[in-house]
C1' cells in the first nucleotide's frame, strides 16, 4: 500500500422511519356512577367457567325502564419536544393485580444472550378491543431501501435501467485495530 474475509466505531432506508413524554381533538357515551319513580317477583354480586367465601336481598334484591345529573381509565389520531436506524412491534418467561384455588381473559412491570418481522402502505381472513380506530398474524400484488446474479444504456463510471434472488444475523469506496503479505 493492499483484493477479500475477522473485530469495533459511525453512516444510510421514509407518500406518516420508530419510540417515549407533554398537550390538544375525537371516541368510550348520553354509557358507568350519583339522586328520583315505576314494572317484575327470587335470586344476585364480586373479568369467564367450576368450587368455595363474602357481601346484597320479600323493609323487594337483581333486572328493565322513565326522569335528573353526568364522567374516567386503557386504546386511538394529530402536534411539539426529546432519544434513535433492530429504531422498534409482536411472541415468550417471571412477578403482581381484578375476592381466594385451578383453568383463561385482561392490566402493570422486569427481563429476553434471537422465536417472527428489512421500510410504510393497500387488498382479504382469523385474533384482541367499546370499536368501523389501532396492533398482530397469515396470504396476495405492487411501491421502496440494499446487496447478489444474468443482460441493456451510456462510458470518465462509484452512473441509469430491465429480469430474477436474498434477507436487518442485511447493507455502506465514512473512519479505525489487529494479523497477514508486500
Nucleotide at each position: 500500500a493492499u483484493a477479500a474475509a475477522u473485530c469495533g466505531a459511525a453512516g444510510a432506508g421514509g407518500u406518516u422511519g420508530c419510540a417515549a413524554c407533554u398537550g390538544c381533538u375525537a371516541u368510550c357515551a348520553g354509557u358507568c356512577c350519583g339522586c328520583u319513580g315505576a314494572u317484575c317477583g327470587a335470586g344476585u354480586u364480586u373479568c369467564u367457567g367450576u368450587g368455595a367465601a363474602a357481601a346484597c336481598a320479600a323493609c323487594g334484591a337483581c333486572a328493565u325502564u322513565g326522569g335528573c345529573c353526568a364522567a374516567a381509565a386503557g386504546g386511538c389520531g394529530c402536534a411539539g419536544u426529546u432519544g434513535c436506524c433492530g429504531a422498534a412491534g409482536c411472541g415468550g418467561c417471571a412477578u403482581c393485580g381484578c375476592u381466594c384455588a385451578c383453568a383463561g381473559g385482561c392490566g402493570a412491570u422486569g427481563c429476553u444472550u434471537a422465536g417472527c418481522u428489512g421500510g410504510g402502505a393497500c387488498g382479504u381472513g382469523a385474533u384482541u378491543c367499546a370499536a368501523u380506530a389501532a396492533a398482530u398474524c397469515a396470504c396476495g400484488g405492487a411501491c421502496u431501501g440494499u446487496c447478489g446474479c444474468a443482460g441493456g444504456u451510456a462510458c470518465c463510471a462509484u452512473a441509469c435501467u430491465u429480469g430474477c434472488g436474498g434477507g436487518g444475523c442485511g447493507c455502506u469506496a465514512u473512519c479505525g485495530a489487529a494479523a497477514a503479505u508486500g

Lysine riboswitch aptamer from Loigolactobacillus bifermentans, 182 nucleotides, folded computationally. Of the family's consensus pairs, 100% are formed in the model. RNAcentral holds the sequence, with entries from Ribocentre. The prediction has a mean pLDDT of 77.